[in-house]
RNA sequence: AGGGUUUGAUCAUGGCUCAGAUUGAACGCUGGCGGUAUGCUUAACACAUGCAAGUCGAACGCGAACGUUUCUUCGGAAACAAGUAGAGUGGCGGACGGGGGAGUAACGCGUGGGAAUCUACCUAGUAGUGGGGGAUAGCCAGAAGAAAUUCUGAAUAAUACCGCAUACGCCCUAGGAGAAAAGGAGGCCUCUUCUUGAAAGCUUUCGCUAUUGGAUGAGCCUGCGUGAGAUUAGCUAGUUGGUAGGGUAAAGGCCUACCAAGGCGACGAUCUCUAGCUGGUCUGAGAGGACGAUCAGCCACACUGGGACUGAGACACGGCCCAGACUCCUACGGGGGGCAGCAGUGGGGAAUAUUGGACAAUGGGCGCAAGCCUGAUCCAGCAAUACCGCGUGUGUGAAGAAGGCCCUAGGGUUGUAAAGCACUUUCAGUAGGGAGGAAAAGUUAAUGGUUAAUAACCAUUGGCCGUGACGUUACCUACAGAAGAAGCACCGGCUAACUCCGUGCCAGUAGCCGCGGUAAUACGGAGGGAUCAAACGUUAAUCGGAAUUACUGGGCGUAAAGCGCGCGUAGGUGGUUUAUUAAGUGGGAUGUGAAAGCCCCGGGCUUAACCUGGGAACUGCAUUCCAAACUGAUAGACUAGAGUACGAUAGAGGGGGGUAGAAUUCAAGAGUGUAGCGGUGAAAUGCGUAGAUAUUCUGAGGAAUACCGGUGGCGAAGGCGGCCCCCUGGAUUGAUACUGACACUGAGGUGCGAAAGCGUGGGGAGCAAACAGGAUUAGAUACCCUGGUAGUCCACGCCGUAACGAUGUCAACUAGCCGUUGGAGGGCUUGUCCCUUUAGUGGCGCAGCUAACGCGAUAAGUUGACCGCCUGGGGAGUACGGCCGCAAGGUUAAAACUCAAAUGAAUUGACGGGGGCCCGCACAAGCGGUGGAGCAUGUGGUUUAAUUCGAUGCAACGCGAAGAACCUUACCAGGUCUUGACAUCCCGAGAAUUUACUAGAGAUAGUUUAGUGCCUUCGGGAACUCGGUGACAGGUGCUGCAUGGCUGUCGUCAGCUCGUGUCGUGAGAUGUUGGGUUAAGUCCCGUAACGAGCGCAACCCUUAUCCUUAGUUGCUACCAUUUAGUUGGGCACUUUAAGGAGACUGCCGGUGAUAAACCGGAGGAAGGUGGGGACGACGUCAAGUCAUCAUGGCCCUUACGACCAGGGCUACACACGUGCUACAAUGGAACGUACAAAGGGUUGCAACCUCGCGAGAGUGAGCUAAUCCCAUAAAACGUUUCGUAGUCCGGAUCGCAGUCUGCAACUCGACUGCGUGAAGUCGGAAUCGCUAGUAAUCGUGAAUCAGAAUGUCACGGUGAAUACGUUCCCGGGCCUUGUACACACCGCCCGUCACACCAUGGGAGUGGGUUGCAAAAGAAGUGGGUAGCAUAACCUUCGGGAGUGCGCUCACCACUUUGUGAUUCAUGACUGGGGUGAAGUCGGAACAAGGUAGCCCUA
Repeated sequence: AGGGUUUGAUCAUGGCUCAGAUUGAACGCUGGCGGUAUGCUUAACACAUGCAAGUCGAACGCGAACGUUUCUUCGGAAACAAGUAGAGUGGCGGACGGGGGAGUAACGCGUGGGAAUCUACCUAGUAGUGGGGGAUAGCCAGAAGAAAUUCUGAAUAAUACCGCAUACGCCCUAGGAGAAAAGGAGGCCUCUUCUUGAAAGCUUUCGCUAUUGGAUGAGCCUGCGUGAGAUUAGCUAGUUGGUAGGGUAAAGGCCUACCAAGGCGACGAUCUCUAGCUGGUCUGAGAGGACGAUCAGCCACACUGGGACUGAGACACGGCCCAGACUCCUACGGGGGGCAGCAGUGGGGAAUAUUGGACAAUGGGCGCAAGCCUGAUCCAGCAAUACCGCGUGUGUGAAGAAGGCCCUAGGGUUGUAAAGCACUUUCAGUAGGGAGGAAAAGUUAAUGGUUAAUAACCAUUGGCCGUGACGUUACCUACAGAAGAAGCACCGGCUAACUCCGUGCCAGUAGCCGCGGUAAUACGGAGGGAUCAAACGUUAAUCGGAAUUACUGGGCGUAAAGCGCGCGUAGGUGGUUUAUUAAGUGGGAUGUGAAAGCCCCGGGCUUAACCUGGGAACUGCAUUCCAAACUGAUAGACUAGAGUACGAUAGAGGGGGGUAGAAUUCAAGAGUGUAGCGGUGAAAUGCGUAGAUAUUCUGAGGAAUACCGGUGGCGAAGGCGGCCCCCUGGAUUGAUACUGACACUGAGGUGCGAAAGCGUGGGGAGCAAACAGGAUUAGAUACCCUGGUAGUCCACGCCGUAACGAUGUCAACUAGCCGUUGGAGGGCUUGUCCCUUUAGUGGCGCAGCUAACGCGAUAAGUUGACCGCCUGGGGAGUACGGCCGCAAGGUUAAAACUCAAAUGAAUUGACGGGGGCCCGCACAAGCGGUGGAGCAUGUGGUUUAAUUCGAUGCAACGCGAAGAACCUUACCAGGUCUUGACAUCCCGAGAAUUUACUAGAGAUAGUUUAGUGCCUUCGGGAACUCGGUGACAGGUGCUGCAUGGCUGUCGUCAGCUCGUGUCGUGAGAUGUUGGGUUAAGUCCCGUAACGAGCGCAACCCUUAUCCUUAGUUGCUACCAUUUAGUUGGGCACUUUAAGGAGACUGCCGGUGAUAAACCGGAGGAAGGUGGGGACGACGUCAAGUCAUCAUGGCCCUUACGACCAGGGCUACACACGUGCUACAAUGGAACGUACAAAGGGUUGCAACCUCGCGAGAGUGAGCUAAUCCCAUAAAACGUUUCGUAGUCCGGAUCGCAGUCUGCAACUCGACUGCGUGAAGUCGGAAUCGCUAGUAAUCGUGAAUCAGAAUGUCACGGUGAAUACGUUCCCGGGCCUUGUACACACCGCCCGUCACACCAUGGGAGUGGGUUGCAAAAGAAGUGGGUAGCAUAACCUUCGGGAGUGCGCUCACCACUUUGUGAUUCAUGACUGGGGUGAAGUCGGAACAAGGUAGCCCUA
């Protein structure tokens, strides 16, 4: 410090997510030791049991038991212990300590101030402590009750209670009045009954009373700070203030009476929800954010609610009273209780410990003290809950062991790891030793103080005695032995770490992206690896990263985001200058900011965590002093901002009234005139012979204002358009004068605000939602057409949306250039001119800005002021609530749930029923076909035991197959074999081979005959056959979506790329675009590009002309010869096959840019690529092929392998493709006569001859081929016939008879002869080929092959027609444009309906919680009153009084009750929309001109 994730890729925006740190945690797996911390976050739920607050005999009166000793009548008694235990009176303490955080948004807390207060114990001072009195508990006796407890009677003490006296000081109205006390303990002296007591005195000490200070603690007031919600906007009657009184420790409406009408609130009152606050803790660079366990300070609470009493202090956790809920005891009458103290139990929960030890230490209460009490505390126990430390060994050790795993089979890895050898012993274990936490208290001695005192007490010093829960402590030593001690999650990217097997969109995984559908580094296991380590992972939570709420530190043209536009209140901000002030601001000082914590420097535990000393810090608040630049305030001045007055100017600015012409429509007005009009892509509905349309005239009525007219004008925006008049707002401009900051913005507020819509009343020509009809269509509730009502118009009143420059208003500054509108000034050359300036309105453009597009003085630049708004997409601008509205609806405005994206700009492609240019038998122009018939052949389908398999738009279908009777053959039924039909290795035997017979369909099995090979170093070896064992063979089994190779296709289309440079943030662009040209990215020119590569072309083959060489089997001009180039000459010609020549836009003219090139011409056998072929760029289609071959993986192994004979691939209602033959006279038939090319042939081609009507048979010359044969080419030509007919066309089908091949023609061959003679008379929609030696037509040959072509491949013969042209169909290329597509239009995508699930709104209602108002009610208690009753202390005139208590009553008031509202939660038949869900239905709305441009408001 960043990373992953939207896209084909890019930049941006923006969310989601990860890496870090942390926790009072929990869960999973694992677990050696120690130290230090921490441990019910949930039910402030309920609690069994024990303990947690007592103490004092030196305040008081009583007073056992046990025990010891003595006596005893054995029943007991006395003394000691001991004035002990115990209860009671009394004092002090139970208001501290301990707990949990329910309530509380508050002077509760934090911080800083303040005045009107109290304070037991402690401390300092002053003055006292005199003299009396009456009770009462315990105890005893009695009574009631189950108990708790209570009552009656009698006796009694005090530091308990009450008067009296006294009063330095205290209080007050300054005259006076009121008001205290208690004694205890130790010692001395005196008196005596001489040891039990008593009195007075002295003294020490602890107390007590009054009072003044201090200290400590507490109460009260106050500035500032301290959550959320405005879908809570008004709240308040003791309320705000005053006077008087009461009350309190104390100020105060704290309370009461009277008077006034105030007080709080947009700087957020009231209400609702949530919450103890703080020091601090976690995180963060910080600013911040989250939290408030442990420790510390404060507050509030103690089963729930209320109340007071006592007291210095409480409205009291382990006190009281009352009410309520719960629970326990009960004899049913009545009683008891409060763990949010420590343990512990149940419950709740993911989850949190022992019913432990001790007062040894620290601290607290009481006490003179010893001491007692102390679940405070100190310790121990449990828990890896957290932090810290240590260990689980160290060195050596290569045969790189074994085993595991992988493997290309060689090896690699685990791995110096282990074993082995040599060492060490921390920790744990055993044994022994052994600190510190302890200071005191007590006792004794001495000294000092006090005192009359040597006593007592206090202080100091010394000695003695002696206190430890922890504790088997820490620590140290010895002993033995590597001995007792390693796991967890991870290994696709982020993120360090990879292979095998299993699984097969299953099982599973997942933090995000995602993985898994037969080769998974992502699932599960294994091996290996990388990280951390007594832990490791997961989950939850907080901060961070997140600049993703932006103070530090963000944005708003198009990504979310500028209110539709003004005016203006509060608020915020504000020109120049002088003086004063000191609120802000800057500096100094003082006080405070608790301790702990954080940080720094030290110290102590072996170290660390931890503990501890000091410092710094605590950014704050308060007081005070200084300064006066800036802001503010006060006072004064100024004119540059702003405004006023005066004169001009332009204008669809607004409102009202009047008026004009053109056009449409209407007229049941008039005339002319006749059959149509109208409308559309084409039609129809409609109108018209009852006279339309057309045309002329007249009239009526409403609405809107052509031309001018313009990126012209005006207005704040919406918006405004004939002309004239009236009223009126603003702007601009000129020169002077005046005011003197009067300004800018603007939350709320208020006004204006298109269209549609609403209300009332008018008006209504045209247009036109709804509606009707006609078309279109699969449908057409649409687009198109014919009609047509609201409405559109006017007046008045509502509504308040769209509102765009997608750009808030104001001000300042920052290069230029060109237009245009309105003013002002200037110049001359006086013009339709030029210059300057100002206010608008436009186009380019520098700097700068921007993600880019773009903006650019009219900013989206650089700044300032103020307002509004945004924070992922969907849900949703929706629900609920409020406000507004007549309604429609508007405005304000969520959540649950769901997704990992949604979005902007630009890029490259692809696509478009977008555009431009160009090409192609693409169309057109032609010729001939297919589609109709019969047959052949292939396919689909069907059938079958099997009809083997593959190929499926173009680019499958006479395709693989250049040839299925058996074989082929892969298929089917049957019969057989199992190391196999085929290959290698091993063992044994044998030559190999072969004759005959039997069984069988054959494979096969059995018997039998002949045979003894080749090489040799004599050991044997090679080939072959048979038998056997196991390794293995074998598979046309699967996967062409695991592959190689080969092939098809776009396409013989002209394209596809690279290097360097340049431009761009980048993807990318440029080059390759542009102007010409070409068949061509062919070439030329231009050019931020310059070059290059693969393609094009050429090089290769063939064909067309000529030359040279060579002539046999070829040729024959010439000479002979002959039936015949047959033969002899000959090699000129033809031809053959080798090598050359030739063609290059080379030449001429024209066009063009003087280029490339094109057009025409000459010459030439051939002319602009001469014709044809081979040759196929980057790539696309997961195209085709595992059945040519090869091959990974999987599968079968007495079978999915191998063999045999038979059948099938040849089936047949039907559909399609490709062909052949025809339908005839350009023909059929008959006879005759010509002319080819290219091939093949010894398992062959086969002549002549003979036979047969013929297929063919017999024979077999010749030929290993320019020699012989196949082999007569046919169309053509000549002559004859047929005469338009189902024919002398056509030949299917069938019958009979044959031939050939072959082991064999039944299923299932071809051919021949005779007979038979079907459909068919030129073929619907549609569709195919072809541009010249081409189409068409005619025959010939070959491969395969025993035989079997209408197929395929090749060959020659005859030999046309047409192309104006590129509008249209199809395909393709280049440029451009739009895009929501990128699996790329066979794309994307919307809505209803149906189904499942989820959350949510409404809902007759129903059930809870909280709360307002009005009432009722009234326990305990306090205060007031008081007729009744009772009454020790004091007074008394002895009657009584004062006072007190009980009772009664009034006021206040908790629980509770009623009525009526508000609010919130849950639930509810039914219902509304929403969301989600691999393959549902219907359509086709959007994205391209998306096929009717889209979108917004409205009905």
A computed fold for a 1499-nucleotide RNA from an uncultured prokaryote, annotated as small-subunit ribosomal RNA.